[in-house]
RNA sequence: ACCCGUUGAUCCUGCGGGAGAUUGCUGCUAUGAGGAUCCGACUAAGCCAUGCGAGUCACCUGCCUUGUGCAGGGGCGGAACGCUCAGUAACACGUCGGUAAUCUACCCUAUGGUCGGGGAUAAGCACGGGAAACUGUGUGUAACACCCGACGGCGAUACUUUGCAGGAAAGCGAGUAUCAGUAACUUACCAUAGGAUGAGCCGGCGGCCGAUUAGGUAGUUGGUGGUGUAAUGGACCACCAAGCCGCAGAUCGGUACGGGCCGUGAGAGCGGUAGCCCGGAGAGGGACACUGAGAAAUUGGUCCCAGCCCUACGGGGUGCAGCAGGCGCGAAACCUUUACAAUGUGCGAAAGCGUGAUAAGGGGAUCCUCAGCGCUCCAGCAAUGCUGGGGCUUUUGCCAAGCGUAAAUAGUUUGGCGAAUAAGGGGUGGGAAAUACCGGUGCCAGCCGCCGCGGUAACACCGGAGCCCCAAGUGGCAAUCAAUAUUAUUGGGCCUAAAGCGUUCGUAGCAGGUCUCGUAAAUACUUCGUGAAAUCGCCGUGCUUAACAUGGCGAAGUGCGGAGUACACUACGAGACUAGAGACCGGGAGGCGUUGGAAGUAUUCCGUGGGGAGCGGUAAAAUGCUAUAAUCCACGGAGGACUACCGAUGGCGAAAGCAUCCAACGAGAACGGUUCUGACUGUGAGGGACGACAGCCAGGGGAGCAAACCGGAUUAGAUACCCGAGUAGUCCUGGCCAUAAACACUGUGGGCAAGUCAUCGUGCAUCCUACGAGGUUGUGCGGUGUUAAAGCGAAGGCGUUAAGCCCACCGCCUGGGAAAUACGGCCGCAAGGUUGAAACUUUAAGGAAUUGGCGGGGGCGCACCACAAGGGGCGCAGCGUGCGGUUUAAUCUUAUACAACACAGAGAAUUUUACUAGAGGCGACGACAGGAUGAAGGUCACCCUGAAGGGGUUACCUGACGAGUCGAGAGGUGGUGCAUGGCCAUCGCCAGCUCGUGCUCUGAGGUGUCCAGUUAAGUCUGGUAACGAGCGAGACCCGUACCUGUUAUUGCUAACGACGCUUCGGCGGAUCGAGCACAUUACAGGGACUGCCUUGGAAACAAGGAGGAAGGUGCGGGCUACGGUAGGUCUGUAUGCCCCGAAUCCUCUAGGCUACACGCGCGCAACAAUGGUUGGAACAAUGGGAUGCUACUCCGAAAGGAGACGCUAAACCUCGAAAUCCGACCGUAGUACAGAUUGAGGGCUGCAACUCGCCCUCAUGACGCCGGAGUCCCUAGUAAUCGGUGUUCAUCAGACACCGGUGAAUAUGUCCCUGCGCCUUGCACACACUGCCCGUCAAACCAACCGAGCAGGGUUUGGGUGAAACUGGGUUGUAACCGACCCUUUUGAACCUAAACUCAGUGAGGCGGGUUAAGUCGUCACAAGGUAGCCGUAGGGGAACCUGCGGCUG
Repeated sequence: ACCCGUUGAUCCUGCGGGAGAUUGCUGCUAUGAGGAUCCGACUAAGCCAUGCGAGUCACCUGCCUUGUGCAGGGGCGGAACGCUCAGUAACACGUCGGUAAUCUACCCUAUGGUCGGGGAUAAGCACGGGAAACUGUGUGUAACACCCGACGGCGAUACUUUGCAGGAAAGCGAGUAUCAGUAACUUACCAUAGGAUGAGCCGGCGGCCGAUUAGGUAGUUGGUGGUGUAAUGGACCACCAAGCCGCAGAUCGGUACGGGCCGUGAGAGCGGUAGCCCGGAGAGGGACACUGAGAAAUUGGUCCCAGCCCUACGGGGUGCAGCAGGCGCGAAACCUUUACAAUGUGCGAAAGCGUGAUAAGGGGAUCCUCAGCGCUCCAGCAAUGCUGGGGCUUUUGCCAAGCGUAAAUAGUUUGGCGAAUAAGGGGUGGGAAAUACCGGUGCCAGCCGCCGCGGUAACACCGGAGCCCCAAGUGGCAAUCAAUAUUAUUGGGCCUAAAGCGUUCGUAGCAGGUCUCGUAAAUACUUCGUGAAAUCGCCGUGCUUAACAUGGCGAAGUGCGGAGUACACUACGAGACUAGAGACCGGGAGGCGUUGGAAGUAUUCCGUGGGGAGCGGUAAAAUGCUAUAAUCCACGGAGGACUACCGAUGGCGAAAGCAUCCAACGAGAACGGUUCUGACUGUGAGGGACGACAGCCAGGGGAGCAAACCGGAUUAGAUACCCGAGUAGUCCUGGCCAUAAACACUGUGGGCAAGUCAUCGUGCAUCCUACGAGGUUGUGCGGUGUUAAAGCGAAGGCGUUAAGCCCACCGCCUGGGAAAUACGGCCGCAAGGUUGAAACUUUAAGGAAUUGGCGGGGGCGCACCACAAGGGGCGCAGCGUGCGGUUUAAUCUUAUACAACACAGAGAAUUUUACUAGAGGCGACGACAGGAUGAAGGUCACCCUGAAGGGGUUACCUGACGAGUCGAGAGGUGGUGCAUGGCCAUCGCCAGCUCGUGCUCUGAGGUGUCCAGUUAAGUCUGGUAACGAGCGAGACCCGUACCUGUUAUUGCUAACGACGCUUCGGCGGAUCGAGCACAUUACAGGGACUGCCUUGGAAACAAGGAGGAAGGUGCGGGCUACGGUAGGUCUGUAUGCCCCGAAUCCUCUAGGCUACACGCGCGCAACAAUGGUUGGAACAAUGGGAUGCUACUCCGAAAGGAGACGCUAAACCUCGAAAUCCGACCGUAGUACAGAUUGAGGGCUGCAACUCGCCCUCAUGACGCCGGAGUCCCUAGUAAUCGGUGUUCAUCAGACACCGGUGAAUAUGUCCCUGCGCCUUGCACACACUGCCCGUCAAACCAACCGAGCAGGGUUUGGGUGAAACUGGGUUGUAACCGACCCUUUUGAACCUAAACUCAGUGAGGCGGGUUAAGUCGUCACAAGGUAGCCGUAGGGGAACCUGCGGCUG
């Protein structure tokens, strides 16, 4: 001193949690010592068995066992000590005072005194009663017990007197009268005065909560006179008066002994106060007196109540909140120990006696403090360590003896043994120090203060190991303070996060302008007294140190009281002032208010006339109106409401609010003035007044509009949005209501502190003027707005109209929800308003801004995987093929919107092959068991089996290994593409994605990348807090189109020369020479650059043109950004982890992947005449070829077969291209179209063609006559159409890739649909709209509220009964005091009864609320959320909600 948690990220607000200290309990663990004011306080001030806790004595009497005896009388003490904290909010406590209103045993000081007499009684003895406790009668005795009398003195009361003192009464001295009592020889006692000590009473001030407690009080407040007390006093009584207390909180309720002190904190504070000390109170609950100096006493008494005990049932006894101890209660707390040795205390002259006070010991992880658990050498090893061996030391531990102590423990001295006797708890994902260790588990079990871990690689669970922290301790639970400036005095806030009352007037209160004088309350200073000790600090001292104890000094106790000084500020008193405030006067402004009158247009209705079929309404309709004449036009009338234009960013008003004109009445503000008063002011708890709309009551009024209601549409539904009707209401008068997003979400007043611009009112100046209450410009004051500096703010923003800097006063806030709630109070006719909680629940809720994404938001641009204009298809039927589904022993598997589905599969008869059925085989290496009593293997034979093989048996051969077990391997197309690499698809036929430096913001971020143009393009140009750069685009590479040069074999042959053939025209590069013109091949260059021209433009660039083979990236490809899609692939390969391991490995046989009610995709060939069949004729290119391509010849009708040349290929082969062209036939028909399906016969490949191949021939000849909704591709050598080649390949192409042939139509646009890019806007989304999210209903659980009631506790009040005691009187007994009984006065427990308040319990049922992975219904809100949302109010509706009226912009 902070840290973690709201977010994709940020800054705030705000709460939750963590880290500290302290207190109690508790888990695990534990060597020793010392100290302490530690140990049944917290709950039950609950109940207690047993023992002990208060006695003692120079007096008296008795007894005997003559003693330090026992019992009784008497004195003193049992009011102390000890225990506890229930009650008490009070003079109980603290502190300072008062007592002139008082008492005080024992003690101290001073003075004086103590004479005479008397009768009882306890005990004892005798006799009784009673179970006991106890008690009666007779006899009988003493005292320092008790009683009577007296001298003297003192005292008390009353009166008189003069002097002294005093604030006053009282007081001191003298005199008079009256009264009461007193003694024990003494150290004892008596009297008086004083002291000391202790106590009583009174006062000031101080210290809890609640207003959902606002009025309380009849002895109440005071007086007079009494009673009573030690003493004042309504303490009590009689009479009189009507007071007294209270918002500065009375009364009532709750809680609580108070303080010194203790905990915590920097402090201010907050919390505690059992234990120690002081004070108080209590003794089971309640009350009462007696004794006494002192008690309302309890280890004394009496009574009632509750409980317990004894009993012979008649009656008695008892009070551990003393020390031990027990039960109960509980999370929670010890021994029925020793001693009066010390300290203290009672008695006593003393010796002494007593003392559970106290001193000691025992128990307790209560706190504090101190110490220890070793040191060293050598050796070995896998070496910061471990193991083994030797040595040293002995605090502590164990043993023994002495000292010590009342006795012990402890301590201490000496000796002996021996490193021996001594380490745990918590944690290890972040916060927060410490594991990317192993095993187990698999959203399970569990952890977690908070965030959060766990769904097969868990650093977070459980165990082990390592590590971290503290250490005889260490963790958990509960609590307090701190943290928290989250209660803010120090020291917070209120525009949007929680928070300004709807507005105003004003009471109390609080605050208050300038000057002077006085007072000295407050304030400041000085001084005196007091503020107990302990506690705290410093310096010492004593225990070995420390804790602890103790001495001295100090601080503190923040206070209270006495005295003095000062007078600036505050206050009070007096006087003055004018800058605040108010008044007066002047001319102006205004939808300011109230009342009355007048006017205007429109709607509706009525009448008359015209007119004659529709009108109306909507996105489109319908309901509705209309032939009884609508709508429409004209005129006239009725009635209610309203007040266009002007009109505004404008005006007025406290706010709500206010709008035609005129008048009357009323109010306020601004400006101006050489006027007046003289602080009269500001704010304002309570309180009063006003207060939109809706709503309510009563009476009117009712044109239009319009909740409710009705109908029509829309819809899955439509209790809505839209339409047609329509009632309350809207209007007026009177009275209620008192709320709104009553908002500027900003309380009122004052001061200070840059400006700019606009506008309204008014004054002054200025200029213009048609002279008008005209206009212009500047300026002062007052309003209303805009922008902006400083400053402020979390930011948005505010910014002289503050949200800046200050002052005064009021209101309000303290996480979200529950809750605009409940209960209670007040108000209201009601609706409801106002005040206003808690249980419970939750880790966030929230504000502002940022980046994205999204929108049934906007703007700009773009694309045939968009449209438009077109061309051709698919979707129908048949077939091929793929997928789903189904079936199956198996139909292996993957891929599933675009971006799966002729995809992996470039082509499954076996193989492939991963699937199914069956069969067989295999373990490198190590260990163990087995094995010369023969392992593994082989041969003949037999049995098992469909076969192969294997197993078993017998005989023989060979001769050393060995799957029988456990590990560990090989192998795995086994799992995980959500552990991965690599590769690929797709967004993307896109034009984007970033960086450095700088600038900017608290920050996330922004800027650059934006804007204006332009482009195919973030392409370029210009602007610009940006300047540059990179990856993409482009450039580049390949192909193609033109030209040139070179090249010339296996290519070519125009010209030349041969040669051959010839139908004599000619033909032939298969042939030779020769050549390289042409074509071609290969290589190298050229060419195109908006270069030129025109137009537009600043430029970039665009449009057009020329030339050119080609024109504006020529055309077509390749390459293809940062990234996203947990996209696809573990079955191409690679690879982590997991799994199988004699089977999920390997091999074989057969089957399957080829199934078939059905649905979908991609294709083929069709439905025909732009065609089919047939005959003839013509023109390519790319490729491929030795397990091959195969010329040519022969055979066959053909597929094909038999021979066989050439070719390692610009040479040979494949190789006949087809559409096309020229003829012929067909004639619109299910056909001479179409060819499925099926039958028969052949051929080829291959071990093999049934399941399940291809080809040929003949025969058969199905569906199909152009295809619904919808949907796909395509912009030129393209679509369409035609064939060819290759891939795979033993065989098989309708697939795919490439090649060439023929060869169009339409558009030259747009953003409507589908999407993409940029900018902007809104957002409650960020898993990002396939988002988020609301309410009813259904289910479970929880707490609270209401509830007919039921039963209980506490407190208080009224009434009744009333034990007992006191006072007074009477009777009686006594020698006397005094006792007993009766009456009476007063006090009065307890019980009964009635009521009020309060606290918790219980209650059929009811109501809402909260919580709960995957229930139902809708889709309310967030985007213009698809009807903008929200506020108040009213009505309606399953529900979110809908609608009306007024308001707000959030």
Small-subunit ribosomal RNA from a brine metagenome, 1450 nucleotides, folded computationally. Its Rfam family is "Bacterial small subunit ribosomal RNA".